[in-house]
Predicted 3D model of an 86-nucleotide RNA (c-di-GMP-I riboswitch aptamer) from a Nitrospirota bacterium. Model confidence (mean pLDDT): 85 of 100. Lineage of the source: Bacteria > Pseudomonadati > Nitrospirota.

RNA sequence: UCACCGAAAGGGCUACCCACCACGAAAGGGUGGGGCGCAAAGCCGUCAACCUACUCCCAGUCGGGCAUGGUUGGGCGGCCGCCGAA
Numbered sequence: 001u002c003a004c005c006g007a008a009a010g011g012g013c014u015a016c017c018c019a020c021c022a023c024g025a026a027a028g029g030g031u032g033g034g035g036c037g038c039a040a041a042g043c044c045g046u047c048a049a050c051c052u053a054c055u056c057c058c059a060g061u062c063g064g065g066c067a068u069g070g071u072u073g074g075g076c077g078g079c080c081g082c083c084g085a086a
Stems, first nucleotide, its partner, number of pairs: 012038002016034006023028001036073001042079006048072004056065003
């Protein structure tokens, strides 16, 4: 000097809970507060699991099926990414 790793600092996101919502059929989502945690718990693609079932289909009673809807702090791949002590 370079590479790998990544503490502290400054920032970022935000579990769960609470409040509100003229969003949604629901699952869920949005906003605000608080902050469990996270070096990708940023973005894109894909797969999987789980949740819901308006319309639709079956049964023509209860019901059952279905994702193009949703959640993932799940996997894999790609892209971008602050600082750099020991």